[in-house]
Context: one part of a larger RNA
RNA sequence: UAAUGUUGAAGGAACUCGGCAAAAUAAUUCCGUAACUUAGGGAGAAGGAAUGCCUUCGGGUGUAAUAUAAUAGAGGGAAGCGACUGUUUAACAAAAACACAAGACUCUGCAAAGUCGAAAGACGAAGUAUAGGGUCUGACGUCUGCCCAGUGUUAAUCUAUAAUGUGAGAUGCAACUGCAUCAAGCGGAAAUAUUAAUAAACGGCGGCUGUAACCAUAACGGUCCAAAGGUAGCAAAAUUCCUUGUCAGGUAAGUUCUGACCCGCAUGAAUGACGUAACGACUUCCUUGCUGUCUCCAACAUUAUCUCAGCGAAAUUGAAUUCUCCGUGAAGAUGCGGAGUUCCAGCGGCUAGACGGAAAGACCCCGUGCACCUUUACUAUAGUUAUAUAUUGUUACUAGGUUUUAGAUGUGUAGGAUAAGUGGUAGCUUAUGAAUCCUCAACGUUAGUUGAUAGAGAAGCACUCUUGAAAUACCACUCUUCUAAUUACCUGUAACUAAUUGAAGAUAUUAUUUAUAUUUUUAUGACCAUGUAUAAGCGGUAGUUUGACUGGGGCGGUCGCCUCCUAAAUAGUAACGGAGGCGUACAAAGGUAGACUUUAAUUGUUCAGAAAUCAAUUAAUAAGUGUAAUGGCAAAAGUUUGCUUGACUGCAAUACUGACAAGUAGAGCAGAGACGAAAGUCGGUCAUAGUGAUCCGGUGGUUCUAAGUGGAAAGGCCAUCGCUCAACGGAUUAAAGGUACGCCGGGGAUAACAGGCUAAUGAUCUCUGAGAGUCCUUAUCGACGGGAUUGUUUGGCACCUCGAUGUCGACUCAUCAUAUCCUGAAGCUGAAGCAGGUUUCAAGGGUUCGGCUGUUCGCCGAUUAAAAUGGUACGUGAGUUGGGUUCAGAACGUCGUGAGACAGUUCGGUCCCUAUCUACCGCUGGUGUAGGAGAAUUGAUAUACGUUAACCUUAGUACGAGAGGACCAGGUUGAACAUAGCAAUAGUGUUUGAGUCAUUCUUCCAAGAGUGAUGCUCAGUAGCCAACUAUGGAUAAGAUAACUGCUGAAUGCAUAUUAAGUAGGAAUCUUGUAUAGAAACAAUUUCUCCAAAACAACUGUAGUAGACUAUUACUUAGAUAGGUUGGAUGUGUAAGGAUAGUAAUAUCUGAAGCUUACCAAUACUAAUUUGUUGUAG
Repeated sequence: UAAUGUUGAAGGAACUCGGCAAAAUAAUUCCGUAACUUAGGGAGAAGGAAUGCCUUCGGGUGUAAUAUAAUAGAGGGAAGCGACUGUUUAACAAAAACACAAGACUCUGCAAAGUCGAAAGACGAAGUAUAGGGUCUGACGUCUGCCCAGUGUUAAUCUAUAAUGUGAGAUGCAACUGCAUCAAGCGGAAAUAUUAAUAAACGGCGGCUGUAACCAUAACGGUCCAAAGGUAGCAAAAUUCCUUGUCAGGUAAGUUCUGACCCGCAUGAAUGACGUAACGACUUCCUUGCUGUCUCCAACAUUAUCUCAGCGAAAUUGAAUUCUCCGUGAAGAUGCGGAGUUCCAGCGGCUAGACGGAAAGACCCCGUGCACCUUUACUAUAGUUAUAUAUUGUUACUAGGUUUUAGAUGUGUAGGAUAAGUGGUAGCUUAUGAAUCCUCAACGUUAGUUGAUAGAGAAGCACUCUUGAAAUACCACUCUUCUAAUUACCUGUAACUAAUUGAAGAUAUUAUUUAUAUUUUUAUGACCAUGUAUAAGCGGUAGUUUGACUGGGGCGGUCGCCUCCUAAAUAGUAACGGAGGCGUACAAAGGUAGACUUUAAUUGUUCAGAAAUCAAUUAAUAAGUGUAAUGGCAAAAGUUUGCUUGACUGCAAUACUGACAAGUAGAGCAGAGACGAAAGUCGGUCAUAGUGAUCCGGUGGUUCUAAGUGGAAAGGCCAUCGCUCAACGGAUUAAAGGUACGCCGGGGAUAACAGGCUAAUGAUCUCUGAGAGUCCUUAUCGACGGGAUUGUUUGGCACCUCGAUGUCGACUCAUCAUAUCCUGAAGCUGAAGCAGGUUUCAAGGGUUCGGCUGUUCGCCGAUUAAAAUGGUACGUGAGUUGGGUUCAGAACGUCGUGAGACAGUUCGGUCCCUAUCUACCGCUGGUGUAGGAGAAUUGAUAUACGUUAACCUUAGUACGAGAGGACCAGGUUGAACAUAGCAAUAGUGUUUGAGUCAUUCUUCCAAGAGUGAUGCUCAGUAGCCAACUAUGGAUAAGAUAACUGCUGAAUGCAUAUUAAGUAGGAAUCUUGUAUAGAAACAAUUUCUCCAAAACAACUGUAGUAGACUAUUACUUAGAUAGGUUGGAUGUGUAAGGAUAGUAAUAUCUGAAGCUUACCAAUACUAAUUUGUUGUAG
């Protein structure tokens, strides 16, 4: 010193995040017991009384104390959450989380749904809808509103399409009907879609604005939107940011708590709402009791620490000969520079530093890292659904679809009229019965068309007129709609039994209730099921993706091209520097030949104005250029007219510019042209933007290639088309998120803390002085502005540290600065006094306790002379704490489809280190100090100390109208602090005495001993101690600060003061006071002893000393310790005996017995005798 225990004066939660920890309560009997309540509870509520022993049961008797030790609820009042008992993160979370009884929805008819499995098979269940599965809520009570637009689910309806079926037809080869490829149409499911239902499915549940006779508010009105606009209830809440909302309660004081209000950032009804008795190692507040939690610590016990003996690890470690300050420096130095300090070596302590040890930082960023999770990311896929087909058979009917055949059908206007379309054609029909008429039927645009029956009996139609189109005159093909028949196919319905499948029984084998085989009966039934193919759907599962730049990252912004500035007079040149444009346009806005001059101002001029057209003059490119800017441009590149297409084909010397890929300019040659009289010009546009590599694919062309040959397919070549591949040199045809459950590799290349640099911001000072101050800038305050200082704010930068520099606050302990809060000394004052204001000097000392909150801060209560501001890694976690922040659990609000997220809230939540070096606090050993030793002495130097109030006197004086009310000076008593002490007052006092409980033992009684925290309890000596007692800060001297003087010139005055001379002046400084201090290396000084040796040490007894050492006393010439004797002190009347009593017990002997550490006396014992070692030229 720590741990574990014991006790504690006065106070009693003042401690602290928080009564954490401790104390307290505790048993039995009796009495007594509130609100509330689900009537069971609450309840051991609370609160109170009793408790030994003896007894004749009347009573008696003892202690300070009798449930005497051990064991053994603290209680009460409120709030939140969860109903409850239970369960959970083995090893940081026990909870409000999970579960739960109960409620609701939904699926499931048994070969059940669901689950496991590749299957067989199994569970469900030897159960059958009062059953089983899933989801949500979570006892009970009162309740559970509106919305079906979105998503999901369910149902109905329409339609498409996949594989497949059928297959018009086409192409190539081939050449007697073949092979291959392509393929229209038709048939063809669940889906999708449409419609409806559904919220105890996922979920959602509004703005703006006006209005009442004060103001305010808005019952009321208007308007917009929506699927519907939040109902009941509750509400600053586990939800409220602002916020410590406002009011009330509680407290001296209340960021918490309780009750209300309602402005609900962002409550709300089974993601349940609001209540609620009981319950809770839950969370919060208050309170009684209780206490060392605290004011404020003290003593004691045990263990460790320390010494000795024995035994004997670990982390760590570049090497060490391992100081301080200032500076420097990769920006915080034992190691560099300078200065200072320092004899050598240990032991015990303490942790400020060694950016101490431990763990290749978990935060942050990065990686074309990983993992897991999510989803309306991308791509797959199990299971699921559906269809086709095979296993797979029979019969009947069949509305419908389709094929085929036959028949019919067709009215715009005009027109004789109901002209379907196209083509051919000039004729066609008719006794095999034309026109017309009767009846009937069908269609219908109501005009008519067609057909049938019976009779009758010879003609009717076209060509010609009208029309965009000419004859149903006639023939052929086709379309719309309809009817009838039909066959192959599809679809549907019903039935059958024989495949398939289930059940039951019997027989045989078998250990079996099982299995296999056979067989009987029965049910089912071509369905189901399984294989294959196809489609849908599918975070159930899987693989992946989810950009970069970036004054950290994210959010925001940007990403290619053009112009200018930055750019430093060639070119080039960066930034999340400053300004702007582009992702085209034009058949003329191109080519050529010719012509022309813009714009502005002034003046003049009918309507005519500032501005119309005209003229002149002046300026001279200011205009114009399709389009930004720059550079150009008047032989115009600007404006305009004519003719035109060179906005050509094939090339290209030579240059420019680029890492490359690309890009740019281009004379000239050949061909065919345009314009021009010609020379000539023309391969788009005044120039510089108007863009996209490669792969892949399409189209046109082609004197290319053509897998035996010929062809073809296919490819090549030429031309051309398809990318906001805009993240624009383009990773893929195809891609989003979460991680606080996280992991790995790296980074101080990059953030959060701290340091550093900087000083915008902040702080402080200052200059100027508009103005305020009645007047008056500067008693005081001071706008707009200017200038410094500082390194305490917020920042900027990203320099050390990411193979770790622990972060806010509190506690403890401090130390420095001064820009001074108090105390001290001064000037000015709008200073009468008192009390103030402001400024100067001054850092010696001092600078409070509480309520609330994690708080620093702040507000409040009560004091004070004052309750100063800052630095020190926002001092201090190898010193403590761990309330906050900042892991894993959980909840609320909000956001998100979701996983999840939130400088939002809420409850809970592992703080390791034995100290090597330096530093510091102490204690020793050794050496030196020119011989050794014993005593004393000086004092360089260092450290400590240094506070202040109230009251009294002066004096109710000075001052003042009064009210009030001093300086200076003297004294008294305190507070806090410091040092010392134990006579008194207290505490402790496990070494003293006594009481007493349980139990064991000695020897039964009696008397004792042990154990139970020293068993508990009452007292208490020495010692140690504080709350107790005593003392202290001083007086004084010197030197000074601001400031104030004397004399006195420069400057005949003035001037203390930029002169000489000479004074005063502060808690400051020096001295003084106290302590340490010859290792003060310049090593002081004095006295004494010692050459046959002084002296010292060891061996011994001890304590006024002490971790060990050391130190001090003593060592027989002796009281050092023990013992003994006596005393003091404490306890409180011992044992034994006697007497009294039935007994418990009492009385007497007797102020008894015992009595540690205290005070004395006394050599009884031990310090004996002897000895060893060191020691001086």
The prediction has a mean pLDDT of 83. The part of an RNA shown here (large-subunit ribosomal RNA, half B) has 1177 nucleotides and comes from Imasa heleensis. Its Rfam family is "Bacterial large subunit ribosomal RNA". Its family is annotated with ribosome and structural constituent of ribosome in the Gene Ontology. The organism belongs to Imasa, within Eukaryota.